[in-house]
Context: one part of a larger RNA
RNA sequence: CUCUCUCUAAGGAACUUGGCAAAAUAGCUCCGUAACUUUGGGAGAAGGGGUGCCUAUUAACCUAUUAAAAAAAUGGGUCGCAGUGAACAGGCCCGGGCGACUGUUUACCAAAAACACAAGUCUCCGCAAAGUCAUAAGACCAUGUAUGGGGGCUGACGCCUGCCCAGUGCCGGAAGGUAAAUUUAGUUGGUAACCUGAUGUCAGGAGAGCCUGUGACUGAAGCCCCGGUGAACGGCGGCUGUAACUAUAACGGUCCUAAGGUAGCAAAAUUCUUUGUCGGAUAAGUUCCGACCCGCACGAAAGGCGUAACGAUCUGGGCACUGUCUCAGAGAGGGGCUCG
Numbered sequence: 001c002u003c004u005c006u007c008u009a010a011g012g013a014a015c016u017u018g019g020c021a022a023a024a025u026a027g028c029u030c031c032g033u034a035a036c037u038u039u040g041g042g043a044g045a046a047g048g049g050g051u052g053c054c055u056a057u058u059a060a061c062c063u064a065u066u067a068a069a070a071a072a073a074u075g076g077g078u079c080g081c082a083g084u085g086a087a088c089a090g091g092c093c094c095g096g097g098c099g100a101c102u103g104u105u106u107a108c109c110a111a112a113a114a115c116a117c118a119a120g121u122c123u124c125c126g127c128a129a130a131g132u133c134a135u136a137a138g139a140c141c142a143u144g145u146a147u148g149g150g151g152g153c154u155g156a157c158g159c160c161u162g163c164c165c166a167g168u169g170c171c172g173g174a175a176g177g178u179a180a181a182u183u184u185a186g187u188u189g190g191u192a193a194c195c196u197g198a199u200g201u202c203a204g205g206a207g208a209g210c211c212u213g214u215g216a217c218u219g220a221a222g223c224c225c226c227g228g229u230g231a232a233c234g235g236c237g238g239c240u241g242u243a244a245c246u247a248u249a250a251c252g253g254u255c256c257u258a259a260g261g262u263a264g265c266a267a268a269a270u271u272c273u274u275u276g277u278c279g280g281a282u283a284a285g286u287u288c289c290g291a292c293c294c295g296c297a298c299g300a301a302a303g304g305c306g307u308a309a310c311g312a313u314c315u316g317g318g319c320a321c322u323g324u325c326u327c328a329g330a331g332a333g334g335g336g337c338u339c340g
Base pairs, nucleotide, nucleotide: 001335002334003333004332005331006330007329008328010326011325014324019321027051028050029049030048031047036041038156052078053077054076055075056074057073058072079083091319092318093317094316095315096314097313098311099310103115104114119154120153121152122151123150124149125148131140132139133138157306158305159304160303162236163235164234167233168232169229170228171227172226173225176224177223178222186214187213189211190210191209194205195204196203197202237255238254239253240252241251264298265295276292277291278290279289280288
């Protein structure tokens, strides 16, 4: 110097990103116990008292043949600073956010507000089911059958879940338009058995067939089209005038749109400006709580707002407690280091 411990005057979080770490609390029993609440809880709430040993007594119940012992209660006595004397052995309270909860997870830096969940809702599926794996056979689903199975989203519970179907998707429709392979009328070109001129390794013509090109007509779904559908993907305005102080604008005008954000909430896990402004907490508070609303850029199952209980969750405050600190000191035992 370092590691693991023990103790510390006065103060008691002044430490620090942050009470990290440590201290403190602690068993059993008696009394007592708030807001709130889903009436179950909250609750071991909180907050108090007792606790050793000796001795005496004890109705009923229970056990026992009887008597005792043990336990509990009460009285008396007694020792210590201290009686759950060591060890073992909850710190507590008050707000807020998030997630209802128990549960699950990054084996080896993340345990959470992430995942799951009961529950809600949409959608597909009538059984040789839909869906999934496989080229297939075959298998799962399921030895199940719509109170079932698959998929998507939300995520207990309470109050609710607004407007837009123009675009995209999905569902339904079938009059019209468009639309493939196919069949194929017609038709272009090539080829040439043959014919003519002609006697040349020539020229011209030419039916059928074959080849090639084009091709009217026929032709389903789809698309265009028509309608529906948001707990489908998604979206939910701008400018401007106006009230007898000023300010503001219930009200009006105008442009655009498929429709212009309803309820509720709001500087929020969302607010840039921002340490917004006001109030509370402090002597002093970029955090915290309550409001306001000017929401850069909340908003209703990518759910909105509440909510008792729960949480090794995040965040603010208080009590208790302490070497975290003011500010260090002493001690015990390891290691280092020095000397041998």
Molecule: large-subunit ribosomal RNA, domain IV
Organism: Degranvillea dermaptera